[in-house]
Context: one part of a larger RNA
Molecule: small-subunit ribosomal RNA, 5' domain
Organism: uncultured bacterium
This record gives sequence, structure tokens and C1' cells, in this order.
RNA sequence: GGAUGAACGCUGGCGGUGUGUCUAAGGCAUGCAAGUCGAAUGCUAGUAGCAAUACUGGCAUGGCAAACGGGAGAGUAACACAUUGGUAACCUACCUCGAAGACGGGGAUAACCUUGCGAAAGCGAGAAUAAUACCCGAUAGUAUGUCAGAACUCAAGUUCUGCCAUUAAAGCUCCGACGCUUCGAGAGGGGCCUAUGUCCUAUCAGCUUGUUGGUAAGGUAAUGGCUUACCAAGGCUAUGACGGGUAGCGGGCGCGAGAGCGUGACCCGCCUCACUGGGACUGAGAACUGCCCAGACUCCUACGGGAGGCUGCAGUCAAGAAUCUUCCUCAAUGGGCGAAAGCCUGAAGGAGCGACACCGCGUGCAUGAAGAAGCCUUUCGGGGUGUAAAGUGCUUUUAUCAGGGACGAAUCAAUGACGGUACCUGAUGAAUAAGGGGCUGCUAACCUCGUGCCAGCAGCAGCGGUAAUACGAGGGCCCCAAGCGUUAUCC
Repeated sequence: GGAUGAACGCUGGCGGUGUGUCUAAGGCAUGCAAGUCGAAUGCUAGUAGCAAUACUGGCAUGGCAAACGGGAGAGUAACACAUUGGUAACCUACCUCGAAGACGGGGAUAACCUUGCGAAAGCGAGAAUAAUACCCGAUAGUAUGUCAGAACUCAAGUUCUGCCAUUAAAGCUCCGACGCUUCGAGAGGGGCCUAUGUCCUAUCAGCUUGUUGGUAAGGUAAUGGCUUACCAAGGCUAUGACGGGUAGCGGGCGCGAGAGCGUGACCCGCCUCACUGGGACUGAGAACUGCCCAGACUCCUACGGGAGGCUGCAGUCAAGAAUCUUCCUCAAUGGGCGAAAGCCUGAAGGAGCGACACCGCGUGCAUGAAGAAGCCUUUCGGGGUGUAAAGUGCUUUUAUCAGGGACGAAUCAAUGACGGUACCUGAUGAAUAAGGGGCUGCUAACCUCGUGCCAGCAGCAGCGGUAAUACGAGGGCCCCAAGCGUUAUCC
């Protein structure tokens, strides 16, 4: 000198764009943050109607979603991440394309009704009923399995041909469609493996028994000591094993001419976590706002027993030098469900607060005396502040008021939270708007008074003990400017 998620001191006019708990992964009141479908189904309430029926709502079964989106960085030195390959060792709901199919039958169950227990949370008993819920049978190949043959491959294998065996379906309908089953392919997504890279410490030198390898079996979507039994005795290590400490990784970001050093806030990708620890269930896929167990903590209780999890958005207490509103809207973009209308969405879009950062604008312009007053200084003549002010003329960015008023809406129409905002026009009137630090040298900028090694200053050298350009004040000057300084950290 540059930089910052900064803080502190003094000061503070406006706008735009960003950004804002770096500490206690400490505790949390309250509200909201994941639902949707009546074009799968049963029951039920209401409205209109004489009725048929239509519409609206509720409970329950069922389907899809809830594994996304959002947050955090505790753990992790590791195939966690990055780059490069492999998968002849794998999975993939929804979507797209292609091929084929959907025949027949059955028994339940919730809501509802009756009823019991409990303070509650909730838990039973009896009877009835529906389905795209559940079950059974039929059909079956380019699917799966055994066997036989052939071709290919370095190979556990891949491809082709043949025999046998096994496995499927669901309807709804406004007749347009939407769904259902099996197989193949694709897209996108994921799992696993390899090589290389990835902090400090030797005042950590030896480490290891599922340990290293093999055989067999189990397990998985899949390879594998992943697990188990048996067999062998291996495997790693000064090219740093093992141990300890620290730490999410990368794209990037800061500094630097570069080499490199430091760093990983915001945004993007990956990983990991969700009160702490463990576990399975459902599902194509697994668990922040699912389930079960244990623990700590908080709350309710009729003392028998129950409920909860903000590292989602706001907000609160605590901690701290320090970090925001318990706001508006689904109008746009995107997501879930739905045929659609639409519903949901603290994702998102916006507004609010903070000079926290960057950028931009303003606080007037011209004229005006050999030069008012005041103040400072003086050798008492004067000099400085200083064209500065006053005065005169002008302008209106900004400000205030008034009128008009969007783009963002994509789609015939309708549809805008932001927002009567941005912007435009007019009116008023210099009107509403300047401070901070410094002035011995480094380092741009000096005089007077006070003080008297005191009070104090200070980044370093150092200054102050009676004329201090270094302390304090006044005047003057210098540098930046809605900021200026200080502190902390990095280069």
C1' cells in the first nucleotide's frame, strides 16, 4: 500500500447493488415452513330443486409426494474431496421411445353404527360395507432359472440357438382421454472400485489377529473379510506405518510482476450432521419438522401416565467486541399433487432494519474590497482568516408539494406482492445536507498561550525538568470526505 462477513470512537444528506451470529452444533415461548387428488373408493353434512340431479364441505380407505426444496459445518486426514479411468460386479419411481398384454374368481377391513376403559394422550369389543387396497387361478416371451450346443473374449464372462420349468395385470370415463401389467432401449440420477494429489508433529518407531491371503457358505442391487467356518502366516512401516493435534473438500476469494503465500463468508458442486447414542420399517430411493429403544433436558398430569426436539423463516434468552422484521405475496421463476380448474410452497419474488461493503450523486454557481466586523498574531507599522462573508444576479441536481404513471403478464380474455414504487411534468425556494484525522523526522502541513520529567503523548526514533512547531487549548495550515480514524487478521 491492498484486502475484510469486521468491531470500536467521532460524525452522518440521498440512491442503486450486494451483504449481515465468524462466539454457545448452548436452551427455546408463539406462529408458520408438505401436501394434494371426488376423473380410484365407502360413508356423511349442507345448499338449490317436487323429484331426478347438480354443487360445496367433512371422516376414512387408496394413490402419488413427503428421500426434493431449506439449514448448519459438529464429526471426518478418509476413496471425504478434486482430477483420471473402470463397472465383463450394479440399481433407477416419475419422463420419452419400441414390442406384447389386461381372462376368470374370492375373502376381508377402516370410516360410519352400537358399546367399554382412561384426567389426558389414547386404547379396546361387537356388527356391516367399497375400491385402482389384498388374495387365488388362467395365459407367457427377446424376462428369470437349470441343462445342451456354437461364436467371441486375457478373464470371473458376453452373444446366439434349442428343451423344460417359473413369474402379470385395474379400472375410471363427460368416449376425447387418463390409467394398469411384462419386456427392451434412452435420458437424467445414484452405488462400488482404481491411479494420482490433499495440514502439523519423531519430545509418536514400531503397528496389526478379521489382522493379510486362500477355500466354502451367507449377505447385498452389486464387488469385496462385508460377515461366518476352516486353512496358511501373513500385511503395513524412516518414500514416516501406528499414535497425537488441527481441519469439511473443491470451483473459487485476497495479496503479489510472477513464483508463491494466505484463505474456503456470500454464490455453485460434492460430503457429513439434524437433542445425544443405537436400531429397523416403508419405499425405486431414507429419514431435520416418520417410527422404536436407551439417555440427558423441558413441559402437562386427576400421580396411574403422557408430550416435545428452530443446525427451516421470523422471533426470544444466554454467550459475545459483534450481526436484522414474530413483515407482504404466490404476481413472476421453480417444486409437489391434480385430466383440469386449482390447492400447497418462510423455496422464491419483494419490502423493512444496519454507512457493513462497493459504486454514483448532493451539500450550490457567478460576481463581490488593496479587503467590513469578529477572532488570531504583531517588531504595534502591519499581517492572517479572505472573495471568504455580507450584498447583487442565476440555477433547482437534491428536498417538499401537486398532477400523470409503468416494464416485469407468459396466454383470446382475466391475472402485479413489489407499488401509486421507478419514471415523467409542473410549482416553491439556496432552500433540507460536513465532518474526521493530522501538522518533530519518517510524512503533506506552524504560530501563540497554558503546563513545567507534572499533566500527558507515542507506530519507530523519541518529546515534557520555565521561551515545548512533539503535552493541553486557540488561530492557521495539510490530507481524506459521508465518511474519517483506531484495533484485529492476511498478503